[in-house]
Context: one part of a larger RNA
RNA sequence: AUUGAACGCUGGCGGCAGGCCUAACACAUGCAAGUCGGGCGGUAACAGGAAGUGCUUGCACUUUGCUGACGAGCGGCGGACGGGUGAGUAAUGCAUAGGAAUCUGCCUGAUAGUGGGGGAUAGCCCAGAGAAAUUUGGAUUAAUACCGCAUACGCCCUACGGGGGAAAGCCGGGGACCUUCGGGCCUGGCGCUAUCAGAUGAGCCUAUGUCGGAUUAGCUUGUUGGUGAGGUAACGGCUCACCAAGGCGACGAUCCGUAGCUGGUCUGAGAGGAUGAUCAGCCACACUGGGACUGAGACACGGCCCAGACUCCUACGGGAGGCAGCAGUGGGGAAUAUUGGACAAUGGGCGCAAGCCUGAUCCAGCCAUGCCGCGUGUGUGAAGAAGGCCUUCGGGUUGUAAAGCACUUUCAGCGAGGAGGAAAGGGGUGAUGCUAAUAUCAUCGCCCUGUGACGUUACUCGCAGAAGAAGCACCGGCUAACUCCGUGCCAGCAGCCGCGGUAAUACGGAGGGUGCAAGCGUUAAUC
Numbered sequence: 001a002u003u004g005a006a007c008g009c010u011g012g013c014g015g016c017a018g019g020c021c022u023a024a025c026a027c028a029u030g031c032a033a034g035u036c037g038g039g040c041g042g043u044a045a046c047a048g049g050a051a052g053u054g055c056u057u058g059c060a061c062u063u064u065g066c067u068g069a070c071g072a073g074c075g076g077c078g079g080a081c082g083g084g085u086g087a088g089u090a091a092u093g094c095a096u097a098g099g100a101a102u103c104u105g106c107c108u109g110a111u112a113g114u115g116g117g118g119g120a121u122a123g124c125c126c127a128g129a130g131a132a133a134u135u136u137g138g139a140u141u142a143a144u145a146c147c148g149c150a151u152a153c154g155c156c157c158u159a160c161g162g163g164g165g166a167a168a169g170c171c172g173g174g175g176a177c178c179u180u181c182g183g184g185c186c187u188g189g190c191g192c193u194a195u196c197a198g199a200u201g202a203g204c205c206u207a208u209g210u211c212g213g214a215u216u217a218g219c220u221u222g223u224u225g226g227u228g229a230g231g232u233a234a235c236g237g238c239u240c241a242c243c244a245a246g247g248c249g250a251c252g253a254u255c256c257g258u259a260g261c262u263g264g265u266c267u268g269a270g271a272g273g274a275u276g277a278u279c280a281g282c283c284a285c286a287c288u289g290g291g292a293c294u295g296a297g298a299c300a301c302g303g304c305c306c307a308g309a310c311u312c313c314u315a316c317g318g319g320a321g322g323c324a325g326c327a328g329u330g331g332g333g334a335a336u337a338u339u340g341g342a343c344a345a346u347g348g349g350c351g352c353a354a355g356c357c358u359g360a361u362c363c364a365g366c367c368a369u370g371c372c373g374c375g376u377g378u379g380u381g382a383a384g385a386a387g388g389c390c391u392u393c394g395g396g397u398u399g400u401a402a403a404g405c406a407c408u409u410u411c412a413g414c415g416a417g418g419a420g421g422a423a424a425g426g427g428g429u430g431a432u433g434c435u436a437a438u439a440u441c442a443u444c445g446c447c448c449u450g451u452g453a454c455g456u457u458a459c460u461c462g463c464a465g466a467a468g469a470a471g472c473a474c475c476g477g478c479u480a481a482c483u484c485c486g487u488g489c490c491a492g493c494a495g496c497c498g499c500g501g502u503a504a505u506a507c508g509g510a511g512g513g514u515g516c517a518a519g520c521g522u523u524a525a526u527c
Stems, first nucleotide, its partner, number of pairs: 001526003005523005012374006018367002020332001025330003029327003034077003039074002042070002046068003049064006084285003093210007102202002107198008115149001117147002125138005155164003169190006177184002211257003218248003223245008260282004264275004287308005310321004338364001340363003346360001347358004377407004387398004411468001413463005421454001425449009471516005476497003482511005492499002
C1' cells in the first nucleotide's frame, strides 16, 4: 500500500460497487422454457352469436365450432442459448502464432424448381388392467407427420458406357373469363426443395509457453511406424488384420502432490513477486458411474436408458426424485443478503403480427463490506464564570471552550410541483415499389393516439427550528502526544527493545494531550 475479509467499540445521510472464500453437504415450498390455431384433426373450459324449450319477459336449461379463443393430442421451431459451479484436469485444457482433411439450423446473396398420388397414426369413441405411476385391445380420422411416382439447371457416384436423388403447403387481395359456387385463374406475403457462395458458429492438427518433488530413473505393446480395410462431417492406431521393432527420457520421461487457464487484479521506480472474487474470453461439470437416442448442433443442469448411494409414496405387486438456476431451509463455519417487483428498458425463444414466455435482465430490500461525497452548525463572546484537574498555594490548565448575543438551514423531517429513461405498438393519411389494379402487402414520411417495475424517482420550491446527528485508538523509545492518584515482580502490559519488587510519563483510573474520523482499532493474508 492492499483485501470478496472477520472480530471489538461506535454509528447521521447519500451515490457507486460488492456480498457462502467453508460442505461439488443434504434439501421442504414457489418460480427459473416455452411458443405457434396463419401446419392439422378438433372443442375440455371461458366469452359471444344463432336456434329451440320452460316461461316469473329477462332469466334458466338444451343444442350448435358459427365466432373470439383454446385444455389435451399430432406437427414445427426452441429446450445445445441464456443462468450456475470450479469437483476433475499439469494437458484430449488454456494463451499466443500458424495450418488443412471438415460440418454449419436460423441469417444474406445467386440460380432452378414447388407436378401428380398413396397408406397409416395420435386425439375422439368403445371395452379392459392397475392403489398409483401408467398401460392393453378394437373401431375411426387429419396434416407443413410419413412413403412411393414424375421432373433434375446446379448436385452425388462412375469402369466415363451410364446410374442415383427433391419438395408442402398456409394466409391475404382482386378486374375480366370459367365454375360442380368449394374454387379455378391472376396477384402479394410467409413457407418448402435442390445447388453454389458468404457470414456466423463449431470440430481437427502443429509449434512455443504454462506449479512443486529425483527421499519418483527408467517408462511404453495399439505401444512407435508401415500396408490394407473399417469408421468419422473430417485427418489420424480412431478401430481391426498382417508386417517391422520401434517410440519417450537428466533439455527430467514415468510416478506422486497441488491446481481450472487467460485478459486481468494487488504490490513495486522497475525488474519481479503474489493472485485469478466481481466483469470479459475459453474449458470442464450437472446426485455418483456408464451409455447411447433425437437433432444443424448434445453424448444434453430443470431429456431418455442402465447400475449405485440417498430421500419420498405404496393397496407391498410397484413407482417418484435430483437447487453447482432465483429466492429460501438445515448443516458446516470467524463469516456472506429477500421464499421481493416488473417485463417499462436491453437481450433471447416462438409467432405474419398483435402478443405470450423469460429469477437472463432491469429495479427494489438487507449489510459502514469497500470507495467517494456531505453533514453533525456559523460569527461574536474574558467576569478568562462555575465545575474538574494540577499546583511551588502565587497561580496554571480545560478555554472562546461554555453560557449569552446575532445569524444560517445543507442533509434528515413535513407539504407541493415535477423531467428523463419511450423507441415501439395502434388508427388515419400521403409517396414509392410489386402488380392488370387507384386491392392487398412492403418501405418511408406526416398527423392523432399511446405503453414506466423503479416511483412518495432525480430535481425544484415552500415550512419550522441549532433544532435530529461523534466516536475510536494511542501518549517509555521506535512514534505525534504528560501529569496526578491507585497498585507494589502483585494485578497486569507487550509488535520489538522491554515495563511492574513503595514517588511507574510503560499496569488500572482521572485530567490533559496526539492521531484518524462515520468510522477507529485488532487479527488474518499478499507485495
A computed fold for a 527-nucleotide part of an RNA from an uncultured bacterium, annotated as small-subunit ribosomal RNA, 5' domain. Its mean pLDDT, the model's own confidence on a scale to 100, is 88. The full RNA is in RNAcentral, with records from ENA and SILVA. Rfam family: Bacterial small subunit ribosomal RNA.